[in-house]
A computed fold for a 76-nucleotide RNA from Marinobacterium mangrovicola, annotated as c-di-GMP-I riboswitch aptamer.
The source organism's lineage runs through Bacteria, Pseudomonadati, Gammaproteobacteria, Oceanospirillales and Marinobacterium.

RNA sequence: UUCUCGAAAAGGCAAACCCCGAGUAAUCGGGGGACGCAAAGCCGCGGGUCCCUGUCGGGAUGGCCAGGCUAUCGAA
Numbered sequence: 001u002u003c004u005c006g007a008a009a010a011g012g013c014a015a016a017c018c019c020c021g022a023g024u025a026a027u028c029g030g031g032g033g034a035c036g037c038a039a040a041g042c043c044g045c046g047g048g049u050c051c052c053u054g055u056c057g058g059g060a061u062g063g064c065c066a067g068g069c070u071a072u073c074g075a076a
Base pairs, nucleotide, nucleotide: 005074006073012037013036017032018031019030020029021028022027035063041069042068043067046065047064048061049060050059051058052057
């Protein structure tokens, strides 16, 4: 120094729920709030789940799995 890994400290993110707003809906944005997170940072082209639709099809979700790119700290 790199990889694996995740003790400590610093810093970071923010589930449920509540308020306001957007959307037919899934769900999303802002504020409050912390269950958790070592990528719970960014991306979406594989799968899953969900919504709309008579069909074709269109959409939502990355805090569901897998993947790509990047990244703070440093004990064992």